[in-house]
Context: one part of a larger RNA
RNA sequence: CGUAGGAAACUUGAGUGGGGCUGGCCGUAGUACGAGAGGACCCGGCUGGACGAACCUCUUGUGAUCCAGUUGUCAUACCAGUGGCAGAGCUGGGUAGCGAAGUUCGGUUGGGAUAAGCGCUGAAUGCAUAUAAGCGCGAAGCCCUCCACAAGAUGAGGUUUCCCAAGGAGGUCAACUCCUAAGAAGGGCCGUGGAAGACGACCACGUAUAUAGGCUGGGUGUGUAAGCACAGCAAUGUGUUGAGCUAACCAGUACUAAUAGCCCGUUCGG
Numbered sequence: 001c002g003u004a005g006g007a008a009a010c011u012u013g014a015g016u017g018g019g020g021c022u023g024g025c026c027g028u029a030g031u032a033c034g035a036g037a038g039g040a041c042c043c044g045g046c047u048g049g050a051c052g053a054a055c056c057u058c059u060u061g062u063g064a065u066c067c068a069g070u071u072g073u074c075a076u077a078c079c080a081g082u083g084g085c086a087g088a089g090c091u092g093g094g095u096a097g098c099g100a101a102g103u104u105c106g107g108u109u110g111g112g113a114u115a116a117g118c119g120c121u122g123a124a125u126g127c128a129u130a131u132a133a134g135c136g137c138g139a140a141g142c143c144c145u146c147c148a149c150a151a152g153a154u155g156a157g158g159u160u161u162c163c164c165a166a167g168g169a170g171g172u173c174a175a176c177u178c179c180u181a182a183g184a185a186g187g188g189c190c191g192u193g194g195a196a197g198a199c200g201a202c203c204a205c206g207u208a209u210a211u212a213g214g215c216u217g218g219g220u221g222u223g224u225a226a227g228c229a230c231a232g233c234a235a236u237g238u239g240u241u242g243a244g245c246u247a248a249c250c251a252g253u254a255c256u257a258a259u260a261g262c263c264c265g266u267u268c269g270g
Stems, first nucleotide, its partner, number of pairs: 001152001005163007015149004021049007033038001051106005059100004066093005071086006110144003117137004164269001166180005182266001186264004190206005211257003214253005221245002227240005
């Protein structure tokens, strides 16, 4: 820009892409078959590999500062407690998120038309013949069935709902064209944000508000803070104490910020 008014929501599916893999074991059955050696079809069940998708309960990785330990040195007058620097100083753990080595799931099934192949009926050719007319069966393959996208599918689809009729001028007073006031439904700008994201976009919210921050409570992690008391000459230990602290997690709560406002979009539709 188009989809012959504008808008919101929900959809159909022409078409496109993806997926379709396979091993082993057990039963049937040491059966059929076979002199024996050996050893099935069919059918049913179990368990793997690779590949793929989703997810984070478990395992595991990260987790640049969540907790603790600790070395050297400097500062805080000293002690104690803290802080700075040394690769985040080093070390041990670790929330959310994101990952896989983790977890769950997938390939099926069913239908249709077929290939090779196997048939029915059956003439040409009184027989025969699966073929000439006609009718079946038959593959991991083809088309549906499964997953995703999809009406720019210009062949531009469908459904529901919402919005717009005030005056005037021209015109054969019919379509239509123009002017003025009012500016709809809805959308955007802007702002607070997000398991959304390169940017646009998408999603939630904007005080009639839990969108983010803060606060409160909880969870999680770390692992018994500081101070004080007691024991010990002391290092240290014990008690208060599963303490103190705790990012991204979960809830609640308007304290803070989403204020105020502006713009687009028309008049019933050739």

This is a predicted structure of a 270-nucleotide part of an RNA (large-subunit ribosomal RNA, domain VI) from an Acidobacteriota bacterium.
Its mean pLDDT, the model's own confidence on a scale to 100, is 88.
Rfam family: Bacterial large subunit ribosomal RNA.
The full RNA is in RNAcentral, with records from ENA.